[in-house]
The RNA shown here (c-di-GMP-I-GGC riboswitch aptamer) has 94 nucleotides and comes from a Thermosediminibacteraceae bacterium. The prediction has a mean pLDDT of 85. The model forms 91% of the base pairs in the Rfam consensus.
RNA sequence: GCCGACAAGGGCAAACCUGUCGAAAGGCAGGGGCGCAAAGCCAUGGGCCUACAGCCUCCUUACCGCGGAGGCUACGGUUGCCAGGCUGCCGGCU
Numbered sequence: 001g002c003c004g005a006c007a008a009g010g011g012c013a014a015a016c017c018u019g020u021c022g023a024a025a026g027g028c029a030g031g032g033g034c035g036c037a038a039a040g041c042c043a044u045g046g047g048c049c050u051a052c053a054g055c056c057u058c059c060u061u062a063c064c065g066c067g068g069a070g071g072c073u074a075c076g077g078u079u080g081c082c083a084g085g086c087u088g089c090c091g092g093c094u
Base pairs, nucleotide, nucleotide: 001093002092003091004090011036012035016031017030018029019028020027021026034080040086041085042084044083045082046081047078048077049076053073054072055071056070057069058068059067
């Protein structure tokens, strides 16, 4: 530097359940174990998810506002979607 097999010691932990925070997506803790050789760390680029709020349209109203429905938007998330950056155990080959 490349690779990860049926090795050893280990590590992490999807769905789901409970509690908790959050408007939601989702996070955290416990149980659980589908998987993972970086499923260790970083939201930097793309993708994806969400929409409290903001904007737009429609309904309602004499008008405005309130209210109802729909759409758009990330500054909110996701690294167990991909890329990139940083770091690293064991073994094999060189």